[in-house]
């Protein structure tokens, strides 16, 4: 330098055009000697920019991670 793949709440992770699942964690409550368990809640406009579209997680180049090739 080229190709492939990934970037989504604090962490992991789903989502192939219609206002973003789930798990862990956090906070509150019930219960308990404590914990566990159970119930509830908050939190992501999706790496940043541009483009297409009524509508973006799509497309483009950029940045970053990983792998392969040279």
């Nucleotide at each position: 330098g080229g190709c492939a793949u990934g970037g989504u709440g604090g962490c992991c992770a789903a989502g192939c055009g219609g206002u973003a699942a789930g798990g862990c964690g956090u906070c509150g409550g019930u219960c308990u000697g404590u914990a566990a368990a159970c119930c509830g809640a908050a939190g992501a406009u999706c790496a940043g920019g541009g483009g297409u579209u009524c509508a973006a997680a799509c497309c483009c180049a950029u940045c970053c991670g990983u792998g392969c090739c040279u």
This is a predicted structure of a 70-nucleotide RNA (transfer RNA) from Oncorhynchus kisutch. It matches the Rfam family "tRNA". Rfam classes the family as a transfer RNA. The sequence is in RNAcentral, with records from Rfam. Lineage of the source: Eukaryota > Metazoa > Actinopterygii > Neopterygii > Oncorhynchus.